Bacterial RNase P class A from a Burkholderiales bacterium, 338 nucleotides, folded computationally.
The sequence is in RNAcentral, with records from ENA.
The prediction has a mean pLDDT of 78.
A source record names the gene rnpB.
The source organism's lineage runs through Bacteria, Pseudomonadati, Pseudomonadota, Betaproteobacteria and Burkholderiales.
It matches the Rfam family "Bacterial RNase P class A". Rfam links the family to the GO terms dimeric ribonuclease P complex, ribonuclease P activity and tRNA processing.
RNA sequence: GGAGUCGGCCAGGCAGCCGCUGCGCCGCAAGGCGCGGAGGAAAGUCCGGGCUCCACAGAGCGGGAUGCGGGCUAACGGCCCGGCGUGGCGACACGACGAAGAGGGCCACAGAGACGAGUCGCGCGGGUCAAACCGCGCGGGUGAAACGCGGCAACCUCCAUCCGGAGCAACACCAAAUAGGCAAGCGAGGUACGAAAGUGCCGCGGCCGGCUCGGCUAAGCUUGCGGGUAGGUGGCUUGAGCCCGGGAGCAAUCCCGGGCCCAGAGGAAUGGCUGCCAGGGCGCGGUUCGGUUCGCCGUCUGCGUCUACAGAACCCGGCUUAUCGGCCGUCUCCCGCU
Numbered sequence: 001g002g003a004g005u006c007g008g009c010c011a012g013g014c015a016g017c018c019g020c021u022g023c024g025c026c027g028c029a030a031g032g033c034g035c036g037g038a039g040g041a042a043a044g045u046c047c048g049g050g051c052u053c054c055a056c057a058g059a060g061c062g063g064g065a066u067g068c069g070g071g072c073u074a075a076c077g078g079c080c081c082g083g084c085g086u087g088g089c090g091a092c093a094c095g096a097c098g099a100a101g102a103g104g105g106c107c108a109c110a111g112a113g114a115c116g117a118g119u120c121g122c123g124c125g126g127g128u129c130a131a132a133c134c135g136c137g138c139g140g141g142u143g144a145a146a147c148g149c150g151g152c153a154a155c156c157u158c159c160a161u162c163c164g165g166a167g168c169a170a171c172a173c174c175a176a177a178u179a180g181g182c183a184a185g186c187g188a189g190g191u192a193c194g195a196a197a198g199u200g201c202c203g204c205g206g207c208c209g210g211c212u213c214g215g216c217u218a219a220g221c222u223u224g225c226g227g228g229u230a231g232g233u234g235g236c237u238u239g240a241g242c243c244c245g246g247g248a249g250c251a252a253u254c255c256c257g258g259g260c261c262c263a264g265a266g267g268a269a270u271g272g273c274u275g276c277c278a279g280g281g282c283g284c285g286g287u288u289c290g291g292u293u294c295g296c297c298g299u300c301u302g303c304g305u306c307u308a309c310a311g312a313a314c315c316c317g318g319c320u321u322a323u324c325g326g327c328c329g330u331c332u333c334c335c336g337c338u
Stems, first nucleotide, its partner, number of pairs: 001334004006329005012277007020037007039309001043320002046318005051167004063163005068082005083097001084095004098158002103156002105152003115148001120139007171234004181225006189202005205217004241260008279307008289298003
């Protein structure tokens, strides 16, 4: 100098103007001030857990997942260390990597034949008039594998271990209007005259066999109670949390000390515009330097343009996928020079 390997980090910066949102303070209010306001994946919802409600004596059947050994963890199908196998010169990467002496199933093409049957050729023996046929041994060819306790379990299966269901639209609380439920009370009065007392006229549901009393009851009215809906509140962010230091361990991880509070919206805020300065990609142009197989290439520079993937919605631990670009470190291989 070139080519790689593994790991970690950043996700443009600054200023001005206009907004949005949570909390606190001030204000009668309108509003003002201060502090905070997306991610490494917030994504896919693929695993695992917390939390909530429902179900549940115990055991079994059924179903699902995992599968070398050990460790980590709240847990895992995740991570770490080691073994083995495969690939690579190497750093390193990848691997469902238990069992084929329980059973079933499958083994393309080729080959006579793919595990239960069979037999391509030769030899020997039996058999036969000669064959066919039977037994034993050997060989060639095909093929990944040819009779050998064959191979395949990301085929069934067996073995071992683990697993109840649904999800914050969980769930809890407050609670209208309307309709419906329950209980209690009322549930025959109206009208004309009159100051009033009163008088006249009309009417007085259903059942208890006809009548009276009494009871029950319907429509209707009033009040109360309870459930649900709209709506509101909680759950809602202090947590397996983050940073620094020390210690144990090869590591994953754990322990100790100190410090910090870091989005909580909910038809859903976290944004928009302008200017300056950066890195990079592309296009056009210029040309300093270097190389040249004279076509150009690298470098420097001017202008224009673009500047990623994406976006919380109960919260965590993982995995996977997407991502303009940039930075740092580890190790390996090759070439040259000293």